A computed fold for an 88-nucleotide RNA from Exobacillus caeni, annotated as Glycine riboswitch aptamer.
The organism belongs to Exobacillus, within Bacteria.
It matches the Rfam family "Glycine riboswitch aptamer". Rfam links the family to the GO term glycine biosynthetic process.
Its mean pLDDT, the model's own confidence on a scale to 100, is 83.
The sequence was found by an Rfam model in a public genome assembly.
[in-house]
Order: sequence, then C1' cells, then structure tokens
RNA sequence: AUGAGAACAAGGGGAGAGACUACGAAAAGUAGCGCCGAAGGAGCAAGCGGUUUGUGAAUCUCUCAGGCAAAAAGACUCUUGUUUGACG
Repeated sequence: AUGAGAACAAGGGGAGAGACUACGAAAAGUAGCGCCGAAGGAGCAAGCGGUUUGUGAAUCUCUCAGGCAAAAAGACUCUUGUUUGACG
C1' cells in the first nucleotide's frame, strides 16, 4: 500500500393507524372507545445438544411500552468522515 465486512459520528430518505368522544381556549394531561407496528420489549420453528428439557432468528407473532393532523420519534437504507480489518 488493496480494502469485503464491522463499529461510531454527521447529514438525507423513511411506512402504518381517530385533527375520535368528554373535561380543557388550544396543545399537553386524564378517562373512554376504536386502531397501527418499523423505537424499545417479550415469544417461537428447523437445527444443534443427547433430552426434567436447554439453546435457537426475523421485517413473523404479541401489543407491555410506544404511536394514530403537524412537529418529534422511527426499524431499515444511502452518502461522507474516523477507527479496525478479511482477502490480495
């Protein structure tokens, strides 16, 4: 010195579902009903182990939490930078 991949930071893109009803000037909040899944969380298959059952993934399932105009958040993804680094 090549730089797959990984980690971190910044910026961009980023869905779904009631601007529901009551109190409140509105928002927030509280209560009620109805919904959403892509923060977080929880659960599981095959397989492996050689077996009281353990391990075992998700964008799957559950909705505890979160969310349901805008804003904020947002899995995931792109670019840039830094670090590390398979391979050559």